[in-house]
Context: one part of a larger RNA
RNA sequence: GGAUGAACGCUGGCGGCGUGCUUAACACAUGCAAGUCGAACGAAUUUCCUUCGAACAGAGGCUUCGGCCGACGGGAGAUUGAAGUGAGUGGCGGACGGGUGAGUAACGCGUGGGUAACCUGCCUUACACCGGGGGAUAACAGAGGGAAACUUCUGCUAAUACCGCAUAAGACCACGGAGCCGCAUGGUUCUGAGGUAAAAGUUCCGGCGAUGUAAGAUGGACCCGCGUCUGAUUAGCCAGUUGGCGGGGUAACGGCCCACCAAAGCGACGAUCAGUAGCCGACCUGAGAGGGUGAUCGGCCACAUUGGGACUGAGACACGGCCCAAACUCCUACGGGAGGCAGCAGUGGGGAAUAUUGGGCAAUGGGCGCAAGCCUGACCCAGCGACGCCGCGUGAGUGAAGAAGUAUUUCGGUAUGUAAAGCUCUUUAAGCAGGGAAGAUAAUGACGGUACCUGCAGAAUAAGCACCGGCUAAAUACGUGCCAGCAGCCGCGGUAAUACGUAUGGUGCAAGCGUUAUCC
Numbered sequence: 001g002g003a004u005g006a007a008c009g010c011u012g013g014c015g016g017c018g019u020g021c022u023u024a025a026c027a028c029a030u031g032c033a034a035g036u037c038g039a040a041c042g043a044a045u046u047u048c049c050u051u052c053g054a055a056c057a058g059a060g061g062c063u064u065c066g067g068c069c070g071a072c073g074g075g076a077g078a079u080u081g082a083a084g085u086g087a088g089u090g091g092c093g094g095a096c097g098g099g100u101g102a103g104u105a106a107c108g109c110g111u112g113g114g115u116a117a118c119c120u121g122c123c124u125u126a127c128a129c130c131g132g133g134g135g136a137u138a139a140c141a142g143a144g145g146g147a148a149a150c151u152u153c154u155g156c157u158a159a160u161a162c163c164g165c166a167u168a169a170g171a172c173c174a175c176g177g178a179g180c181c182g183c184a185u186g187g188u189u190c191u192g193a194g195g196u197a198a199a200a201g202u203u204c205c206g207g208c209g210a211u212g213u214a215a216g217a218u219g220g221a222c223c224c225g226c227g228u229c230u231g232a233u234u235a236g237c238c239a240g241u242u243g244g245c246g247g248g249g250u251a252a253c254g255g256c257c258c259a260c261c262a263a264a265g266c267g268a269c270g271a272u273c274a275g276u277a278g279c280c281g282a283c284c285u286g287a288g289a290g291g292g293u294g295a296u297c298g299g300c301c302a303c304a305u306u307g308g309g310a311c312u313g314a315g316a317c318a319c320g321g322c323c324c325a326a327a328c329u330c331c332u333a334c335g336g337g338a339g340g341c342a343g344c345a346g347u348g349g350g351g352a353a354u355a356u357u358g359g360g361c362a363a364u365g366g367g368c369g370c371a372a373g374c375c376u377g378a379c380c381c382a383g384c385g386a387c388g389c390c391g392c393g394u395g396a397g398u399g400a401a402g403a404a405g406u407a408u409u410u411c412g413g414u415a416u417g418u419a420a421a422g423c424u425c426u427u428u429a430a431g432c433a434g435g436g437a438a439g440a441u442a443a444u445g446a447c448g449g450u451a452c453c454u455g456c457a458g459a460a461u462a463a464g465c466a467c468c469g470g471c472u473a474a475a476u477a478c479g480u481g482c483c484a485g486c487a488g489c490c491g492c493g494g495u496a497a498u499a500c501g502u503a504u505g506g507u508g509c510a511a512g513c514g515u516u517a518u519c520c
Stems, first nucleotide, its partner, number of pairs: 001520004006516005013392006019385002021350001026348003030345003035092003040089002044085005051078002056073001060069003099303003108228008118220002123216006130209001131165001133163002140155006171196003175192007201208002229275003236266002241263004246258003278300004282293004305326005328339004356382001358381003364378001365376004395425004405416004429461001431456005439447001464509005469490003475504005485492002
């Protein structure tokens, strides 16, 4: 000199764009943050619609006086279709999006390769196919237990829920033949005869779907080379340890796991141990080489109170799923239960220190749905903070009686100083009034009566901070008297202090200026 997610002191007008718990991965009140589909399904309930319509009531008519017919009403109930509601079965999504950096020195990350050792829902393309049956169960009803959370029994019912059967182009499994390829276990193409496994319908007739297979796309898994902090005042480490054979397991290779066999394997090119740490694109600095950092934004990884485990699923060993154990908090009728903000706000605590319990789905994106649409604290906006960067303003011209005041003085003056006043102008920003977008269009605007435009009034509403001995731009007076104090280094102060304190003046930056901390 440059830089910062900064803090502190003094000060503070406006706007734009960014940015804001670096500490306790401490504990959390409250609200919201993941739902959706009636075009898979049955039932309940409410409203409306369609078509019928009992009881009741009865103008009037007929009468053999006993009764009979009966318009207009009435509306129990049934029926058709539509819409709504909150549960339930079922499907898809809750593995994305959002947060944090505790752990991790590791194939975690970066980079370059490999899989003749792999998986992939939704999507795209192609081929084949959707035939025929069955038994349940929630909801519901009834009964019971419990304070509650919840739960038990009996009975009824549906499906794109579940289970057999049929079919099998292609697929898979084991066996055989031929060709080609590979270092090898093997791979690949053609082929023979066997065995195995599918499905679901719905509809507003436009569609939406189900099953098998192949290919693609996307996403993931695994392996390898190289690189990736410090300490030797850590020198030896390791028993599933190193390898083999055979098996199990996995989507898949592999001591991943297991039985047996061998006794290996790593290490001064730093093993092991200990400390520290998420890694990178990047960011800061520097002429570069390098050094430092890893906030915001983007990629990867890890974690979700702590530890462990699996289930479901295309995908998790799953932040707002399940089970067990632990600590903590809460409810309890003491028998037993409930919870997890490192989501967005917000609270307590810690700290030098870091914001609103805001608006909206209008845009972009995501989930579900044929769609309409619903959901979305992702996101878009607004609020707070000079935290940073950038822009603008706090007036312009003229004005010497060089006014007054103040400071100083050799008492003549000098400085403040064209500075002020005065005179002449202007109106950016702020203020007031009127109009008023784009962003989004078929329609829909939170932002927002915002940006912007026009008009109005009046210099009006808007300057501080640090420094002035040298480094280093800028000096005098008074006070103090090695005191009080200053100080980045050198050093000032003990009676004439340009170095302390105040004043005047000056210098530098300016809505900031200084200090502290950290990095180059």
Background:
The part of an RNA shown here (small-subunit ribosomal RNA, 5' domain) has 520 nucleotides and comes from an uncultured bacterium. Its mean pLDDT, the model's own confidence on a scale to 100, is 85.